RNA sequence: AGGGCGCGCCGGAUCGUCGCGCAGACCGGAGCAAUCCGGCAAGUGAGGAAAGUCCGGACGCCGCAGGACAGGAGACCGGGUAACGCCCGGGAGCGUCGCAAGACGCUACGGAUAGCGCAACAGAAAGGAAACCGCCAGCGCAAGCUGGCAAGGGUGAAAUGGCGGGGUAAGAGCCCACCGCGUGACAGGCAACUGGCACGGCACGGCAAGCCCUCUCCGGCGCAAUCUCAAGUAGGCGACCGUUCGAGGCCGGUCCGGCCAAGGUCGCGGGUAGAGAGCAAAGAGCCAGCGGGCAACUGCUGGCCAAGAGAAAUGACGGUCUAAAACAGAAUCCGGCUUACGGGCGCGUCCUCCAC
Repeated sequence: AGGGCGCGCCGGAUCGUCGCGCAGACCGGAGCAAUCCGGCAAGUGAGGAAAGUCCGGACGCCGCAGGACAGGAGACCGGGUAACGCCCGGGAGCGUCGCAAGACGCUACGGAUAGCGCAACAGAAAGGAAACCGCCAGCGCAAGCUGGCAAGGGUGAAAUGGCGGGGUAAGAGCCCACCGCGUGACAGGCAACUGGCACGGCACGGCAAGCCCUCUCCGGCGCAAUCUCAAGUAGGCGACCGUUCGAGGCCGGUCCGGCCAAGGUCGCGGGUAGAGAGCAAAGAGCCAGCGGGCAACUGCUGGCCAAGAGAAAUGACGGUCUAAAACAGAAUCCGGCUUACGGGCGCGUCCUCCAC
């Protein structure tokens, strides 16, 4: 100097002209007023992901004595956090590089002596299995038959511990050492786990990402939540008025009488459009210093922060910076995860080349 990997950060700057949204001030007009309409300059106006809506919360309404069942999610250990399936640190296993020490990366990483279930094809045999080739012994002229074996070959994702020695007719945990596995106590560690020791001759095979079991957590719906004010129209309720004739319903048939019923006035209440709150300036916020912690994170002190509406504004052109381009547009808010992304910067680490 170039490149790979990991982590963190940035996500155009500036000037001019024009345009759009927002709240407040000011000016003009209308109105008794509340308020409405118009104008004006200044202020302010998207993101690191605003996205997917996957996870966790805040907030709101409804439900809820307690317990159990069903259902869903999570699952090595410790810590962080409002909470989490997120983050940090550690352990174990696996992978890559390396002679090694080690470095980096990945992991749905509880339980297979609670029970059920599954294992295609190949293969002799696939679960408390089996003998195809083969090895050994006996018999036989031989082909072969009978018996022993499971070391070797072969099949398979997987074949009833591995490897070496002894042993044997050949073999075999049959015996022994080491490794693995199991049991026991010991040491280190908060723990996961690790280390060596003693004993056991090996007995308990695999899959829980098939059902299942164990432990932990979880009420439902969501800002179109929810609350307040409330026009017009239609309908509801109450009070009062309700003429004449005819007709209707009820008081079982008839008569009298009464009530209802048409209509009007006033009032009440629900609810719709609409308006306001929720909702935006301030909170699990950002930056710096000091302190605690390996870290995630956290305590104190100081400073800084005004998008937010209505189906929805945040744009265009030109100049300069060599070029201004990528992914992409807030809709109640916040913490994560995931996905998309032109280009640039910093730190760490490894490799290659060049110079001294």

Annotation: This is a predicted structure of a 356-nucleotide RNA (Bacterial RNase P class A) from a Leptospirales bacterium. It is recorded under the gene name rnpB. The organism belongs to Leptospirales, within Bacteria.